[in-house]
RNA sequence: CAUGUGGGCCAAGGUGGCAGCAUGCCUUGAACCUGGUCAGGUCCGGGAGGAAGCAGCCAUAAGGGGCCUCUGAUGAGCACUUUGGUCUUGCUACG
Numbered sequence: 001c002a003u004g005u006g007g008g009c010c011a012a013g014g015u016g017g018c019a020g021c022a023u024g025c026c027u028u029g030a031a032c033c034u035g036g037u038c039a040g041g042u043c044c045g046g047g048a049g050g051a052a053g054c055a056g057c058c059a060u061a062a063g064g065g066g067c068c069u070c071u072g073a074u075g076a077g078c079a080c081u082u083u084g085g086u087c088u089u090g091c092u093a094c095g
Base pairs, nucleotide, nucleotide: 001095004091005090006089007088008087009085010084011083012082013081014080015079016078018075019074021072022071024067025066026065027064028063034059035058036057037056042051043050044049
């Protein structure tokens, strides 16, 4: 020199963690222009019945507040691992 094999550095991938975020979770949320149920009352009908439907209650929309427990994506460079490298370094059989 060469071959093989380790270390360091760099890059990419995977897994986990950290940080906040929201399409996630909790909560709140419509006099009327959301829905359901519609007391009272109103209307139709000879009647039996029917119709519309205010308040109330329930569920929610847009939105507001809160939270990272779940879900999802993001970020920088935290850990481990895999692969690689015109880099660096240690050892190294035959030649």